[in-house]
Molecule: transfer RNA
Organism: Methanoculleus sp.
């Protein structure tokens, strides 16, 4: 060099069949207890890897970049 695959809240991941961004753990606040664990309610937190295109509308589909795993020569 060329092919495949992945990139999403701190962290693992889900949604990729275009229509409101979502689970779980952890954070925080409150309730329960004599206190603590555990239980239970509520809340913060995300330019969806970056740029552009198509679309009324893109995390989703197309182009090109950049990370990081495998394959090939």
């Nucleotide at each position: 060099g060329c092919c495949u695959c992945a990139g999403u809240g701190g962290c693992u991941c889900a949604g990729c069949c275009g229509g409101u961004a979502g689970a779980g753990c952890g954070c925080g606040u409150c309730c329960u207890u004599g206190g603590u664990a555990a239980g239970g309610a509520c809340g913060a937190g995300g330019u969806c890897g970056c740029g552009a295109g198509u679309u009324c509308g893109a995390a989703u589909c197309u182009c090109g970049c950049c990370u990081g795993a495998g394959g090939c020569u």